The RNA shown here (small-subunit ribosomal RNA) has 1493 nucleotides and comes from Hynobius retardatus. Its mean pLDDT, the model's own confidence on a scale to 100, is 83.

RNA sequence: AGAGUUUGAUCCUGGCUCAGGACGAACGCUGGCGGCGUGCUUAACACAUGCAAGUCGAACGGAAAGGCCCUGCUUUUGUGGGGUGCUCGAGUGGCGAACGGGUGAGUAACACGUGAGUAACCUGCCCUUGACUUUGGGAUAACUUCAGGAAACUGGGGCUAAUACCGGAUAGGAGCUCCUGCUGCAUGGUGGGGGUUGGAAAGUUUCGGCGGUUGGGGAUGGACUCGCGGCUUAUCAGCUUGUUGGUGGGGUAGUGGCUUACCAAGGCUUUGACGGGUAGCCGGCCUGAGAGGGUGACCGGCCACAUUGGGACUGAGAUACGGCCCAGACUCCUACGGGAGGCAGCAGUGGGGAAUAUUGCACAAUGGGCGGAAGCCUGAUGCAGCAACGCCGCGUGCGGGAUGACGGCCUUCGGGUUGUAAACCGCUUUCGCCUGUGACGAAGCGUGAGUGACGGUAAUGGGUAAAGAAGCACCGGCUAACUACGUGCCAGCAGCCGCGGUAAUACGUAGGUGGCAAGCGUUAUCCGGAAUUAUUGGGCGUAAAGCGCGCGUAGGCGGUUUUUUAAGUCUGAUGUGAAAGCCCACGGCUCAACCGUGGAGGGUCAUUGGAAACUGGAAAACUUGAGUGCAGAAGAGGAAAGUGGAAUUCCAUGUGUAGCGGUGAAAUGCGCAGAGAUAUGGAGGAACACCAGUGGCGAAGGCGACUUUCUGGUCUGUAACUGACGCUGAUGUGCGAAAGCGUGGGGAUCAAACAGGAUUAGAUACCCUGGUAGUCCACGCCCUAAACGAUGUCAACUGGUUGUUGGGUCUUCACUGACUCAGUAACGAAGCUAACGCGUGAAGUUGACCGCCUGGGGAGUACGGCCGCAAGGCUAAAACUCAAAGGAAUUGACGGGGGCCCGCACAAGCGGUGGAGCAUGUGGUUUAAUUCGAAGCAACGCGAAGAACCUUACCAGGUCUUGACAUCCCUCUGACCGCUCUAGAGAUAGAGUUUUCCUUCGGGACAGAGGUGACAGGUGGUGCAUGGUUGUCGUCAGCUCGUGUCGUGAGAUGUUGGGUUAAGUCCCGCAACGAGCGCAACCCUUGUCAUUAGUUGCUACGAAAGGGCACUCUAAUGAGACUGCCGGUGACAAACCGGAGGAAGGUGGGGAUGACGUCAAAUCAUCAUGCCCCUUAUGACCUGGGCUACACACGUGCUACAAUGGCUGGUACAACGAGUCGCAAGCCGGUGACGGCAAGCUAAUCUCUUAAAGCCAGUCUCAGUUCGGAUUGUAGGCUGCAACUCGCCUACAUGAAGUCGGAAUCGCUAGUAAUCGCGGAUCAGCACGCCGCGGUGAAUACGUUCCCGGGCCUUGUACACACCGCCCGUCACACCACGAGAGUUUGUAACACCCGAAGUCGGUGAGGUAACCGUAAGGAGCCAGCCGCCUAAGGUGGGAUAGAUGAUUGGGGUGAAGUCGUAACAAGGUAGCCGUAUCGGAAGGUGCGGCUG
Repeated sequence: AGAGUUUGAUCCUGGCUCAGGACGAACGCUGGCGGCGUGCUUAACACAUGCAAGUCGAACGGAAAGGCCCUGCUUUUGUGGGGUGCUCGAGUGGCGAACGGGUGAGUAACACGUGAGUAACCUGCCCUUGACUUUGGGAUAACUUCAGGAAACUGGGGCUAAUACCGGAUAGGAGCUCCUGCUGCAUGGUGGGGGUUGGAAAGUUUCGGCGGUUGGGGAUGGACUCGCGGCUUAUCAGCUUGUUGGUGGGGUAGUGGCUUACCAAGGCUUUGACGGGUAGCCGGCCUGAGAGGGUGACCGGCCACAUUGGGACUGAGAUACGGCCCAGACUCCUACGGGAGGCAGCAGUGGGGAAUAUUGCACAAUGGGCGGAAGCCUGAUGCAGCAACGCCGCGUGCGGGAUGACGGCCUUCGGGUUGUAAACCGCUUUCGCCUGUGACGAAGCGUGAGUGACGGUAAUGGGUAAAGAAGCACCGGCUAACUACGUGCCAGCAGCCGCGGUAAUACGUAGGUGGCAAGCGUUAUCCGGAAUUAUUGGGCGUAAAGCGCGCGUAGGCGGUUUUUUAAGUCUGAUGUGAAAGCCCACGGCUCAACCGUGGAGGGUCAUUGGAAACUGGAAAACUUGAGUGCAGAAGAGGAAAGUGGAAUUCCAUGUGUAGCGGUGAAAUGCGCAGAGAUAUGGAGGAACACCAGUGGCGAAGGCGACUUUCUGGUCUGUAACUGACGCUGAUGUGCGAAAGCGUGGGGAUCAAACAGGAUUAGAUACCCUGGUAGUCCACGCCCUAAACGAUGUCAACUGGUUGUUGGGUCUUCACUGACUCAGUAACGAAGCUAACGCGUGAAGUUGACCGCCUGGGGAGUACGGCCGCAAGGCUAAAACUCAAAGGAAUUGACGGGGGCCCGCACAAGCGGUGGAGCAUGUGGUUUAAUUCGAAGCAACGCGAAGAACCUUACCAGGUCUUGACAUCCCUCUGACCGCUCUAGAGAUAGAGUUUUCCUUCGGGACAGAGGUGACAGGUGGUGCAUGGUUGUCGUCAGCUCGUGUCGUGAGAUGUUGGGUUAAGUCCCGCAACGAGCGCAACCCUUGUCAUUAGUUGCUACGAAAGGGCACUCUAAUGAGACUGCCGGUGACAAACCGGAGGAAGGUGGGGAUGACGUCAAAUCAUCAUGCCCCUUAUGACCUGGGCUACACACGUGCUACAAUGGCUGGUACAACGAGUCGCAAGCCGGUGACGGCAAGCUAAUCUCUUAAAGCCAGUCUCAGUUCGGAUUGUAGGCUGCAACUCGCCUACAUGAAGUCGGAAUCGCUAGUAAUCGCGGAUCAGCACGCCGCGGUGAAUACGUUCCCGGGCCUUGUACACACCGCCCGUCACACCACGAGAGUUUGUAACACCCGAAGUCGGUGAGGUAACCGUAAGGAGCCAGCCGCCUAAGGUGGGAUAGAUGAUUGGGGUGAAGUCGUAACAAGGUAGCCGUAUCGGAAGGUGCGGCUG
């Protein structure tokens, strides 16, 4: 310090997630030792048991228990009496119990922090310093006795003491009052003097003291007041009656409405009162670079609380955790009458919970209480126990050791890895275990003696043996670390992206690697990363975000000069900011954690001295900001009244006749009752053509005929006046298109709704005919728009150019020209921007103020509030859900977008298919099987260039199991093969016959049989694991690269543009210059000629032989064609058009040749191959069957339907090819297929081999025929072991459908289509198919509007699996959270009234009463009682508020392939969207106004 994730890719915006640190933690797995810390975060829930606050005999009366002394009784244990005061139960009295310890419920507050104040206060014990400590009195507990009670306890009588209680004396001081000094900002403070009033004490002693009382001072602790600081909510905006202040009284330690009576009507609040929610605050702790954010465990300071609520008493101090009284809830005891209790002290129990310890030891130390002290008490504290809960430290060994052992895992089977790791050899002994020694912490107190919980602990000596001691999570990317097996969208993983559907580095296991380590992971939470709330440090044209626009209040900010002040600001000093902590230095435990000592640091703090530039305050001035005046100017600026012409509609009349109107086409509608057309006249309402203009005016909405009246603002010039009067603007207030609402008018046009007609699958739409609200006016509401420049207002500064509107100055004779101010547009430097773009009218550079934003959806919705007549508007969430949503730009693809161009693509033609019969392939059906594959074009006469057996993969049956086939091993034999016979359907089985080679004689080669196991075998699966091969777009003209340049980048440029071409073919231009794969050419064939060569070819030689090589031909080499030449067009180009010559002319014709890529295209059944599967079978053999089935559908063909023909006879002309298991002449037989005999030919020699259409004659005469030949019968032929299922051919006989084919659809542009025959491969036989060959031989193309396909450029896009895309809404189903809801229910805080405990205070004085007074009657005082005020709990009531629940209901979200449509994205097929109204199953449609996104 960053990283992952939106996209095909990019940049940006923006959220989500991760890596780090932390923790009072918990959970999972694991676990050796020690030190130091820490340990109920939940139920402030309830608590059994024990302990946690006592002490003093030197205050007192005493003696229950124990000790000691004396003495009696008793056998002893024991027991009685007296004494002592060693000691002390209970009691009186003093001090303490208000500290220490716990908890965080309450509290938003002077509670806390910080800094001040008290001249408005108190303070036990302690220190210091004065004075005093005198004299009397009456009681009472304990004890005893009586009584009540279950108990707790209580009552009566009697005795007694004090440092308990009370009176008198004295007193500085205190109260009241008079005189007087000094002093303070004020209330006041502080001295001096006089008078008067009521007030103190406690004793004890060892004689040193220890106490007691009252003053002054100090210290400590507390109380009160004030400034400032620190949560959330405005969907809480007004709150308050003791409230704010005053006077008198009361009260307090003390100020004070603290309280009371009266008087006044104040006080607080947008700088957030009041209310709601939440919360103990701080030093600190965690995190962070910091600023900040979070937090308040342990330790320390403060506060609050002690079962809940209320109350006082005592006391220096409490409104009292282990005190009291009352009320409530709960628990316990009870004899039912009544009592007792309070662990948020330490342990501990139950409960709750994910979760948190021992009913331990000791007062040895530190500290506290009491005491003169010894000492006692002390769950404070010191220690120990439990817990890896945290931090720190140590160990689990160290050195050698390669055959790189065994085992494991992987493997290409060679090996690799675990791995020097182990074994083995040597060494060491921390920790542990055993054993010996053994502390510091201890000083105080005390004459002395003695005193350690921890602890026989730490430490240390010896012994022991490598001996007793390693796990956890991870390994797809982020993120260091990979393989195998299992699983097969299952099981599962997952922090985000995402893995898993048969080859998973992502699941599970194993091996191995990397990481941390007595721990490791997970979960929760906090900070960080997050500049993702932005002060440091963000934004608002299009990503979220500028209020629709003005005016203006508070507030914020503010021109120039001078003087002054010192609030802000800067600087110095003083005080304070506790300790601990953080940081630094040094030191102590072996180190560290931990601890000690010292230093530094820390603030919106307080006081004080100084400075005066800037900001602020005060005073005085200035003119440039702002405004006024004066002189001019333009304008659809606003309001009212009046006037005008054109047009639409309607009415009346005339002319006139059959249509009009409307549409893509129609229809509804109007019209012979006279429309439409035309002419004249009239009525009425609304809007103002041309001018008209990125022209004008206005703040915005908006404003358009003309005239008049009233009226607002702006601009220019001038510089007379004022003298900062300014800018912005929360709350507020006014204006605010259209639609809509109310009342009353008006109503011509247009036109939501509605009706009808069309369109359509439907058409609640688009189109048409009608048509009502409305559109218009007046008045009043509404207050919203894509109210947009999607750009707040004001001001300053920063290059220009070109138009245009309104002024001004200078200039020119003039046209003009120059300058300047205010607008309005276009283009553009710098700069800015993610880019697009903006660019003196900024989105540039700055300043001031306001508004707004913080992922998408839910939602601008719900609830609440305010406004409105309503519609609705303004304000404005959450649950839940997703990992994106989004902006700009890029490349593609697509468009019922545009432009250019091509192709038998259309058109122009010729011939077909689709109808019939047959052949063949497919689907379907059937079947034991009808083997398998191919599926739009690009499957379907396709694999198959040939299924009777074989083929054959399928079915039935019969057989084999190392196998039909390959390699290796062992044994036997010498052959194997072949031949014969028998059984069987055959495979097979049995019998017979026959019989190798080499040799060093050991054996070997070869072959067969048998055996064993490795293995063979598979046309079994996966073409979506693959190689290879192929199809297709498409023989279309495209597809790319290097360098350079442009762009942040994806990318662009080149390859676009102007021409041209069959062509990215070529030329020109150009930030491009070049290059590659494609195109073309090179190759084959064909067309012409030449040369060479001639046998089997040809031949002028009569035939043969022989000769010849001119011709035909054969087959080798060459020539030829290149826009080369001429003319024209073109840009002086490329090229095109025409012509000449030429066999051939512009690629001469044909073929081979197929760029980058697309379709997970086809093929595992050609072959090869990974993985999976079968192994007496999914392998192998055999016989028979099937692949040939047949209601049907489709494709491809053949033959036809006839006269351009059929039939009969005669007659002419090919080429390519094939042939010895063959082609077969010729002759003979047969009607024929064919048979018999047989020459020639291994082929330019022989044969197949008569080509057919054609031509010449004849016949048929338009018919289901002399067309057509299906089907069937009979008889034959051929091949072959074998033609039944299931071959081909022949002859005779039979003679079906069919008379040119609906919708639709195919091929072809020249030697082509059409037509005619011939050959070949496969093959025993089987061809209408396929592949070739030649013969005859056309028609048409104006042209590119349209259909299909393709190429280039451009445009839009919400598509990128790329339009077979994306995507919207209703409905149906499931689940989830939320709103409403008749209500029901539970709390919370108040209010009103009733009742009113305990208690303080006040009143009263009929009852009671020791101390004092008293001539003894009584009094003073006090107590009980009673009354009153206040008041907790309780009750009643109506409201407020929060939660839970509720039949039903509403929308929302999420879901697998559901239903209906297709609204949006392309001109999305009616451009879309915004506001509003209305209608409709739904998306949505329509009207009005607006926007361009």
It matches the Rfam family "Bacterial small subunit ribosomal RNA".